Context: one part of a larger RNA
Molecule: small-subunit ribosomal RNA, central domain
Organism: uncultured Acidobacteriota bacterium
């Protein structure tokens, strides 16, 4: 490289938007670039294959045929692809009417609890552990009652419940604005899918400036444990955790499973809608659309397992893998304030 692959063996980009590119529903008409048929020219010789001949044979040599899978021109075909024109509605989008949701941002607000401060009651302990000690307490602690301050997080509800592209989202109210779903089939008429680069979002930790700081708590200090104990346990405790703005751009960023579309037994639960059972209200049952679970055929799989939410059967596009170590390292580039991130080898070795 041809290939073969990517849930767990090496391998799906953390996620989205989208440029170029690749791919693209259905009818009719046209065109003839791709495609196909025929003809002409060209495709040097040698080489190669076949046949015949020449050296006594062979190697070798000579001749003929094939081959040269290609290119150009001409004349045709029109199914498929492309292009042009004109339609269609099932893909896609819009409209109208609905209900659901911890989806997002901002502002406000509530109660419980911890800590601290003030005051009352009250007295000798409290705290902590396997057991202790450090620690706190007669300068009155712990306990308890009243008042106050402040920060952070929102018990129950809470659910293989919901929402979001992912990261993620949970007290309550208001404002702003996003997406999905259902019903009606009213409108547009292929407007689509994917997406190298690019742009944006992106947990925690970390960084910059300014604020904030109750609890918790790297570092650090003390007490224990131990042979030691730079740990596990314990008493303290600073960054940090919180807010605003700006960086960082990583993760077991996992479903370890890229996106889109179509098709392929059943059974059962759950969430959001619609219809029927009905004449009205009830989740009583049935049907249906969308999401989310479990079980299970066919099929697939090395097995485990997956199984209409596929890891089945197909089509299109992107990313990635190619023995282990050296190494996600060095060097160089790009980015970053830094930490570092990203791109990414080789010698050598097994």
């Nucleotide at each position: 490289u041809u290939g073969g692959g990517c849930g767990u063996a090496a391998a799906g980009g953390g996620c989205g938007c989208g440029u170029a590119g690749g791919c693209g529903g259905u009818g009719c008409g046209g065109u003839a670039a791709g495609u196909c048929a025929c003809c002409u020219g060209u495709g040097a010789a040698a080489c190669c294959u076949c046949u015949a001949g020449g050296c006594u044979c062979a190697a070798c040599c000579u001749a003929g045929a094939g081959c040269c899978u290609g290119c150009a021109g001409g004349c045709g075909a029109a199914a498929c692809u492309g292009c042009c024109g004109u339609g269609c509605u099932u893909g896609a989008g819009g409209g109208u009417g609905g209900g659901a949701g911890a989806g997002g941002u901002g502002c406000g607000u509530g109660g419980a609890a911890u800590u601290c401060c003030c005051g009352g009651u009250g007295u000798a302990g409290c705290g902590g552990u396997g057991a202790a000690a450090u620690g706190c307490g007669u300068a009155g602690a712990u306990a308890u009652c009243g008042g106050g301050a402040g920060g952070a997080a929102c018990a129950c509800c809470u659910g293989u419940g919901g929402c979001g592209a992912a990261a993620g989202c949970g007290g309550c109210g208001c404002a702003c604005a996003g997406g999905a779903c259902c019903a009606c089939u009213u409108c547009u008429g292929a407007c689509g899918c994917u997406g190298a680069g690019g742009c944006g979002c992106g947990a925690a930790a970390g960084c910059g400036u300014g604020g904030g700081g109750a609890g918790c708590a790297a570092a650090c200090a003390g007490g224990a444990u131990u042979a030691g104990a730079u740990a596990c346990c314990u008493u303290g405790g600073u960054a940090g955790u919180c807010c605003a703005c700006g960086c960082c751009g990583u993760a077991a960023a996992u479903g370890a499973u890229g996106g889109a579309c179509a098709c392929u037994a059943g059974g059962u639960g759950u969430c959001g809608g619609g219809g029927g059972u009905a004449u009205c209200c009830a989740c009583u049952c049935c049907c249906u659309c969308g999401g989310u679970g479990c079980c299970g055929c066919c099929g697939c799989u090395a097995a485990c397992g997956c199984a209409g939410u596929a890891a089945g059967u197909g089509u299109c596009c992107c990313g990635c893998c190619u023995g282990g170590g050296a190494a996600g390292u060095a060097c160089g580039g790009u980015c970053g304030c830094a930490a570092g991130a990203u791109u990414a080898a080789a010698a050598c070795u097994c």